[in-house]
Molecule: small-subunit ribosomal RNA
Organism: metagenome
RNA sequence: AGAGUUUGAUCCUGGCUCAGAUUGAACGCUGGCGGAAUGCUUUACACAUGCAAGUCGAACGGCAGCACGGGUGCUUGCACCUGGUGGCGAGUGGCGAACGGGUGAGUAAUACAUCGGAACGUACCCAGUUGUGGGGGAUAACUAACCGAAAGGUUAGCUAAUACCGCAUACGCCCUGAGGGGGAAAGCGGGGGACUCGCAAGAGCCUCGCGCAAUUGGAGCGGCCGAUGCCUGAUUAGCUUGUUGGUGAGGUAAAGGCUCACCAAGGCGACGAUCAGUAGCAGGUCUGAGAGGAUGAUCUGCCACACUGGAACUGAGACACGGUCCAGACUCCUACGGGAGGCAGCAGUGGGGAAUUUUGGACAAUGGGGGAAACCCUGAUCCAGCCAUUCCGCGUGAGUGAAGAAGGCCUUCGGGUUGUAAAGCUCUUUCGGCAGGGAAGAAACGGUCUAGGUUAAUACCUUGGGCUAAUGACGGUACCUGAAGAAGAAGCACCGGCUAACUACGUGCCAGCAGCCGCGGUAAUACGUAGGGUGCGAGCGUUGAUCGGAAUUACUGGGCGUAAAGCGUGCGCAGGCGGUUUUGUAAGACAGGUGUGAAAUCCCCGGGCUUAACCUGGGAACUGCGCUUGUGACUGCAAGACUCGAGUACGGCAGAGGGGGGUAGAAUUCCACGUGUAGCAGUGGAAUGCGCAGAUAUCAGGAGGAACACCGGUGGCGAAGGCGGGUCUCUGGGCCGAUACUGACGCUGAGGAGCGAAAGCGUGGGGAGCGAACAGGACUAGAUACCCUGGUAGUCCACGCUGUAAACGUUGGGCGCUAGGUGUGGGGGGCCUCUCCGGUUUCCUGCGCCGUAGCUAACGCAUUAAGCGCCCCGCCUGGGGAGUACGGCCGCAAGGCUAAAACUCAAAGGAAUUGACGGGGGCCCGCACAAGCGGCGGAGCAUGCGGAUUAAUUCGAUGCGACGCGAAGAACCUUACCUGGGUUUGACAUCGCCGGAAAUCUCGCAGAGAUGCGGGGUCCUUCGGGGCCGGUGACAGGUGGUGCAUGGCUGUCGUCAGCUCGUGUCGUGAGAUGUUGGGUUAAGUCCCGCAACGAGCGCAACCCUCGUUCCAUGUUGCCAGCGGGUUAUGCCGGGGACUCAUGGGAGACUGCCGGGGUCAACUCGGAGGAAGGUGGGGAUGACGUCAAGUCAUCAUGCCCCUUAUGUCCAGGGCUUCACGCAUGCUACAAUGGCCGGUACAAUGGGCUGCGAUACCGCGAGGUGGAGCGAAUCCCAAAAAGCCGGUCUCAGUUCGGAUCGGGGUCUGCAACUCGACCCCGUGAAGUCGGAGUCGCUAGUAAUCGCAGAUCAGCAACGCUGCGGUGAAUACGUUCCCGGGCCUUGUACACACCGCCCGUCACGUCACGAAAGUCGGCAACACCCGAAGCCCAUGGCCCAACCCCGUAAGGGGAGGGAGUGGUCGAAGGUGGGGCUGGCGAUUGGGACGAAGUCGUAACAAGGUA
Repeated sequence: AGAGUUUGAUCCUGGCUCAGAUUGAACGCUGGCGGAAUGCUUUACACAUGCAAGUCGAACGGCAGCACGGGUGCUUGCACCUGGUGGCGAGUGGCGAACGGGUGAGUAAUACAUCGGAACGUACCCAGUUGUGGGGGAUAACUAACCGAAAGGUUAGCUAAUACCGCAUACGCCCUGAGGGGGAAAGCGGGGGACUCGCAAGAGCCUCGCGCAAUUGGAGCGGCCGAUGCCUGAUUAGCUUGUUGGUGAGGUAAAGGCUCACCAAGGCGACGAUCAGUAGCAGGUCUGAGAGGAUGAUCUGCCACACUGGAACUGAGACACGGUCCAGACUCCUACGGGAGGCAGCAGUGGGGAAUUUUGGACAAUGGGGGAAACCCUGAUCCAGCCAUUCCGCGUGAGUGAAGAAGGCCUUCGGGUUGUAAAGCUCUUUCGGCAGGGAAGAAACGGUCUAGGUUAAUACCUUGGGCUAAUGACGGUACCUGAAGAAGAAGCACCGGCUAACUACGUGCCAGCAGCCGCGGUAAUACGUAGGGUGCGAGCGUUGAUCGGAAUUACUGGGCGUAAAGCGUGCGCAGGCGGUUUUGUAAGACAGGUGUGAAAUCCCCGGGCUUAACCUGGGAACUGCGCUUGUGACUGCAAGACUCGAGUACGGCAGAGGGGGGUAGAAUUCCACGUGUAGCAGUGGAAUGCGCAGAUAUCAGGAGGAACACCGGUGGCGAAGGCGGGUCUCUGGGCCGAUACUGACGCUGAGGAGCGAAAGCGUGGGGAGCGAACAGGACUAGAUACCCUGGUAGUCCACGCUGUAAACGUUGGGCGCUAGGUGUGGGGGGCCUCUCCGGUUUCCUGCGCCGUAGCUAACGCAUUAAGCGCCCCGCCUGGGGAGUACGGCCGCAAGGCUAAAACUCAAAGGAAUUGACGGGGGCCCGCACAAGCGGCGGAGCAUGCGGAUUAAUUCGAUGCGACGCGAAGAACCUUACCUGGGUUUGACAUCGCCGGAAAUCUCGCAGAGAUGCGGGGUCCUUCGGGGCCGGUGACAGGUGGUGCAUGGCUGUCGUCAGCUCGUGUCGUGAGAUGUUGGGUUAAGUCCCGCAACGAGCGCAACCCUCGUUCCAUGUUGCCAGCGGGUUAUGCCGGGGACUCAUGGGAGACUGCCGGGGUCAACUCGGAGGAAGGUGGGGAUGACGUCAAGUCAUCAUGCCCCUUAUGUCCAGGGCUUCACGCAUGCUACAAUGGCCGGUACAAUGGGCUGCGAUACCGCGAGGUGGAGCGAAUCCCAAAAAGCCGGUCUCAGUUCGGAUCGGGGUCUGCAACUCGACCCCGUGAAGUCGGAGUCGCUAGUAAUCGCAGAUCAGCAACGCUGCGGUGAAUACGUUCCCGGGCCUUGUACACACCGCCCGUCACGUCACGAAAGUCGGCAACACCCGAAGCCCAUGGCCCAACCCCGUAAGGGGAGGGAGUGGUCGAAGGUGGGGCUGGCGAUUGGGACGAAGUCGUAACAAGGUA
């Protein structure tokens, strides 16, 4: 630091996902040791049991229990007595219990953090001052009696105090009218020489210590107030009556509406009050480069709470976790009358949950409470236990060791890998286990000695010092030592890309994986297993969560023309921002100083544990806030000045700017008259419609409404919407010019309030034309549409509403700056022109086009910016759900504005690129159409296919490009299929081992045959062996599967003219350029031009063949001339002239002439020529496409079968037949049939062959065998043609199917199932619907001939050969196919594409809904506990005061009771907010190959 994922590819936008770090974690697999730390995040759910706050006898009365002592009784070890001593239960009293410990429910501010403030309190502690005198009355405990189950209580009596209460005194204190008035205490302990009292104990007295009282100050702690900061929601916009302030009073420790009375009517809020939701806050923690974001476990500070709610008491302090009272819920006890309780202390239990420990030890240390102290208490704390929960450290061995062992896995079978890994050899011993030793943490206090202080004192007490006893939970722990022994100690995840790491097998869209993209449908590096590898390692993975990456909320640091995003538009309050200059000020700002910013944490430098984690010392830092000093540039503020921003006045100018009034002409329609007659209208074509009741047409007249042709223009005006005949009137804005004036008056603008097309709504008018709805007619499969005929609302006017548009320049407003060119609207100036006109130039202001820099993802924008800057506003943050639901506001309604979530997807998008496609365009070609000729489709038959059938009808080929195709030939064989019968190393190949003699052959028997049984018979040899048979093991074999695993071959587009590359250039890039353009060609053929220049594969040519000619050579070919011969024939001698054959040349190149053309390529015409513009034909098939065809030609991976899916045999089938299709043949006849005669080919084939002459047969054919391995002989007759005859238009003398009979040939064999011949029979068919095929010249058409395969043949097929031999092409509009350019695209599996909506089914979430059940807060009223406060007749009461000798009485004061205010819970009521469920209902999302249509994407077929 980035990466994957939208596309065929690209760039961008944009979301999703990953790699990192972290965690109080949990889960899965695994698990050796130690150190340090953490450990109910969930039910602030309920809790059994134990412990967690006591202590003081030096405050007190005492003595239940224990110990000691004493005494008595006496059964000498028991009983009783005895506060005498140590001590001490319970009690009075004091201090503490308000700390420590827990939790985070509540709380959005009475909290917290930071910084300040004034009107306060403070026990214990410290310092100072002053006291501590003298009295009194009670009461617990206790005793007695009584009640109660218990908890507990009542009555009577006794008693003490540092308990309680007066009195005295009062430095200071409090009150005050400044004269005065008021108010306190408590004692206890240690020691002591005289003296006093006392029987003694002891007391007085002295002294010391600890206390007590009053007061002042301090420290620390606490209460209160202020400022700033502190989550989300405006779908919460108004809140508030003690509310805001004042006066007075009360209250408090203290300021204060804290409370009350009265007065005033305020206070808070868009800088977010109120309400709702959520939440303890902070230091810090995690992450991050930082800024930030998230978080608030452990540790520290603060707050709040203690079953829930309320309340006060005590106290220095509480409205009190282990106190009280009341109410409520719950639990427990109960004798049913009544009581008890509060683990969010430490352990622990149940429950909840994915999940969180021991009912441990000790007060040894640190700290706390009490005490004079010893000491006691302390689940604070220190330790231990449990858990890999986290962090850190260590180990599971080290060295050597190649025969590269065995085993595993893979394999191309050679090997590779595991792998120096193991074994083996040599060492070491951490940790663990065993044994031994063994700390630090501990010093105070205490004892003793000593010095000082105090004192009358060497006593007591106290301070310092010396010596010293004792004290350890952890723990026999850390640590050290010893012996033994490699001995006890490795797993987990991953291996398609991201992301380091690959093979085999299994599986076969199954099972499964998956963070994203995506894997899996028979060769899966993606599933499962194994081997191997990679990563980490006592852990490793997964899941959850946070930050990061994410500049994906953008302060640092983003955007808004088309990707999401500029409000429809202007005005304008608040707010934000603001020209030049002077002075002042110092709020902001900057600088210095200072206070604070707790500690811990982080960082740096050190130190301590063997290291580290961890602990610790110091520093730095804590970016903050306050105070103070200074500065005065900038912003602000105050005062003053200025004119350039803005505005006003003046003079001109243009304009569909706006409102109102009246008005003109053309046209449509209607009305009525005339003329006039049969149609009009409408369409792609029609029909509905109108018209003989007189339309349309036409003339003149009238009515009415609406809109304003031409001018008219990327012309004008307006903020936008928008504005168009002309005139009058009212009115807004703009521009230009020159001066004067005001003096920043400005810009923007959340809310707000205006304007705002069309449609729509309300009321009232109006209504010609047009025209939703509607009706009819067409089109159509349908047509609720497009087209046509009608036609209502509406369109028009007035008034009112609505408030939205692709309200678009998809571009908010303002100001400034930054090359130009050109056109046009308005105005001004200069020059030329005498002037008008005009020309030219320039300035300002509008509206357009082109374009530089710059910007942009690109397209594009470009002085009218989308450039460079400033100011203000609005808006965006993946797609869908959705501009929807709910709520609110507005509206008469329609609806508008505001505006989510659940759920779902991994994309959705923008621009550009290459293709493909278009019922887009342009150019061009092709038997593509057209023009022609002949067919097919109808008939019969043949062949192939489908289908059906069958035991089997073997298999493949399926639009063109399967279907007379593989098959150039199925009776057996072929043959792959079926039935049946056999066989198992095999019908065939190779090798090893063992055995054997033969095998081949021949004969017989059985059998359908294969085969079986039996007999006979016999090898070769160079002696090495070879051949053969049997057995056995490897293996053979498979026309079994996969052509979607393949090679090879082939078809097709297409013999179409295309397909590419190198370098360069352009573009961010995909790509483009070249290859496009202008011509031309059959052609990317060539020429010209050009940021291209070249090149390759294709085209063409080179090759074969036909056509002319020449040369050479003439046998089997030829025969002109010569000779011979024959009835006749190159028959013979000869010949090379000719034909022909074979081989080799020549020839044709737009070469020549003329026209056109860019002095081009080329083209048109002509000459010559056998042939003329590639002369005809063939071979030749670019890059690629179709997962095209073929595993059954062959080859081949993998899979499958192995007494069978191999192999052998017999028979059957591939030849079936209601039917459909394809390709052919023969016909339907007279351009013909039949009969007779007669003429002319070429290609080919031939020895298991072709087979002549001759003879036989009507014929197929037979007999026979000359010649020929073939330019010699044979097949072999060519046929159409020509000549003659006959038939005469008919189902025929056409046609020949079918059937009957008889034959021939091939063959082992013609039944299923051959061909041919003869005789007889004589079907359909009279030229073929829609539609469709071939062909452009030696072609079509027509005629025959040959060959391959082959015993024969279903061949009418196929491949060739020659004979005869046409017609037509105006032309490229249309159909089909193709090429190039261009355009659009939402297609890229590429239009056989993509894709929309309803309906049907399933799943999911959400809304509405009669209602129903809860929750929360508030309000009104009722009731009103405890308690504080207030009042109080009667009742009750020791201290103090008064009277009284006293008894007693009175007073002060207090109490119970009662009443009242406030008051929790509760009740009633109507509303508010919110949630659950809800018949039914609404749309939405998703789902496999459902239904109906075809809306969108191309002009998407109606843009």